[in-house]
Context: one part of a larger RNA
RNA sequence: GAGUAACGAUAAUGGGGGUGAAAAACCCCCACGCCGGAAGACCAAGGUUUCCUGUCCCAUGCUAAUCAGGGCAGGGUAAGUCGGCCCCUAAGGCGAGGCAGAAAUGCGUAGUCGAUGGGAAACGGGUUAAUAUUCCCGUACUUUUAUAUACAGUGAUGGGGUGACGGAGAAGGCUAAACUGGCAUGGCGUUGGUUGUCCAUGUGAAAGUGUGUAGGCUGAGAGUUCAGGUAAAUCCGGACUCUUAAGGCUGAGACACGAGACGAGUGACUACGGUCGCGAAGCAGUUGAUGCCCGGCUUCCAGGAAAAACCUCUAAACGUAUGUAUAUAAGAACCGUACCCCAAACCGACACAGGUGGUCAGGUAGAGAAUACUAAGGCGCUU
Numbered sequence: 001g002a003g004u005a006a007c008g009a010u011a012a013u014g015g016g017g018g019u020g021a022a023a024a025a026c027c028c029c030c031a032c033g034c035c036g037g038a039a040g041a042c043c044a045a046g047g048u049u050u051c052c053u054g055u056c057c058c059a060u061g062c063u064a065a066u067c068a069g070g071g072c073a074g075g076g077u078a079a080g081u082c083g084g085c086c087c088c089u090a091a092g093g094c095g096a097g098g099c100a101g102a103a104a105u106g107c108g109u110a111g112u113c114g115a116u117g118g119g120a121a122a123c124g125g126g127u128u129a130a131u132a133u134u135c136c137c138g139u140a141c142u143u144u145u146a147u148a149u150a151c152a153g154u155g156a157u158g159g160g161g162u163g164a165c166g167g168a169g170a171a172g173g174c175u176a177a178a179c180u181g182g183c184a185u186g187g188c189g190u191u192g193g194u195u196g197u198c199c200a201u202g203u204g205a206a207a208g209u210g211u212g213u214a215g216g217c218u219g220a221g222a223g224u225u226c227a228g229g230u231a232a233a234u235c236c237g238g239a240c241u242c243u244u245a246a247g248g249c250u251g252a253g254a255c256a257c258g259a260g261a262c263g264a265g266u267g268a269c270u271a272c273g274g275u276c277g278c279g280a281a282g283c284a285g286u287u288g289a290u291g292c293c294c295g296g297c298u299u300c301c302a303g304g305a306a307a308a309a310c311c312u313c314u315a316a317a318c319g320u321a322u323g324u325a326u327a328u329a330a331g332a333a334c335c336g337u338a339c340c341c342c343a344a345a346c347c348g349a350c351a352c353a354g355g356u357g358g359u360c361a362g363g364u365a366g367a368g369a370a371u372a373c374u375a376a377g378g379c380g381c382u383u
Base pairs, nucleotide, nucleotide: 013031014030015029016028017027018026032380033379034378035377040360041359042358043357046340047339050338051075052074053073054072055071056070060068061067080141081140082336083335084334086119087118088117092113093112094111098107099106100105122139123138124137125136126135142332143331144330145329146328147327148326149325150324151323152322153318154317158313159312160311161310166300167299168298169297172293173292174291177287178286179285180284181283182203183202184201185200186199187198188196208257209256210255215250216249217248218247219244220243221242222241223240224239225238226237228236229235262282265278266277267276268275269274301304346355347354362374363373364372365371
């Protein structure tokens, strides 16, 4: 220079009360404003205690601070079913022997790893200051082992099936959700009117089990035979014969049980934070998804993972050792789980107008996930 520039989005503050040494900024209440395909809610990645409570204000916070993602102390993350671990493989990695090379090493068979993919099973309500599909209550489901009973050819690293998949398009059936009416409870307006065709709120309900519908696919059953499936096969495949007109597989939703709870409101108590009780209606119609049926159907050429699990067939082998069904009993370990997550907690040297994958998607107007206003919810961007 200079008490100057600046104090990081022009979404916006004002009043009352509280605490306190001190309040524009902290807490509570009232009003106003802003977002609302987000500036709300939930995950993955990443962070790693930032979460909750008490206490403190040197420093950090672009100001003050009684406040804090700051200091100190204490507390907090509960799983057979969520995710991993586990089984399986993809790109790719490693790689016994092997090949190459002067060597270091390179390549690669058998194998062995490797999810961003495939593979068993849980929902609703309640609860904490802080966790919950994990705790509690209620109701389920899966799988393994043992025992019992009944009936049976059991058996793989091998064969077959399945798993099992692209783009585009279209229609139908549903549901979520919303709206309207009815029903239930409460209200009757400090300013003219408001007992009415008035106002406000609620009207919600899972997995599972049973049933097997709208639809989709496929003819079905029996027998004979065979240079195929590296051996075998009753399995798959090929060929043939007979009988028969429905049989099988799949499949949302609806309906019944589940159903006890929950529930607007209201009563009592209260250290005003809450705690303990009682508990109405709990229906219908319309609209209607980008969700489900649909891993379907139609169509096109560029022809759109693999393996295991699962089903089935036998080989070696074995002789009830095994398998199937039912019942009972026991088991299901270990790791993650707090909190932020379009952000003041991640990546950007910062509490930085930048960047960051997925899910949910109310109302009015609208073709619409545009746009405007708004609900739930969250904020007014730390002078």
Record summary
Predicted 3D model of a 383-nucleotide part of an RNA (large-subunit ribosomal RNA, domain III) from Planctobacterium sp. AWH2_060. The source organism's lineage runs through Bacteria, Pseudomonadati, Alteromonadales, Alteromonadaceae and Planctobacterium. Model confidence (mean pLDDT): 86 of 100. The full RNA is in RNAcentral, with records from ENA.